[in-house]
RNA sequence: AAUCUGUAUGGGCAAACCCAUCGAAAGAUGGGGGCGCAAAGUCACCGGUCUAAAGGGCUCUCGCUCCAUGACAGCGGAAUUGCCAGA
Numbered sequence: 001a002a003u004c005u006g007u008a009u010g011g012g013c014a015a016a017c018c019c020a021u022c023g024a025a026a027g028a029u030g031g032g033g034g035c036g037c038a039a040a041g042u043c044a045c046c047g048g049u050c051u052a053a054a055g056g057g058c059u060c061u062c063g064c065u066c067c068a069u070g071a072c073a074g075c076g077g078a079a080u081u082g083c084c085a086g087a
Stems, first nucleotide, its partner, number of pairs: 003087004012037002017032006035074001041080002045077003048072003055066004
């Protein structure tokens, strides 16, 4: 240096929930908080999931429905970067 493994050390991240803000929503950001995670680092390329503003169709109306260009990396895969220890 490379590959594999994850028992230890020192650490890292941070679910639900609460508060504030943004957003039509899903959700995101910041603070608190810890369910968990050996990549729960990055990334929307592939599959999947969530939302449906605008737009389309229907409807006397109320509304119903279709649809990501929106979102999820803590759903799976791919790509990419990485700490420590052991083999």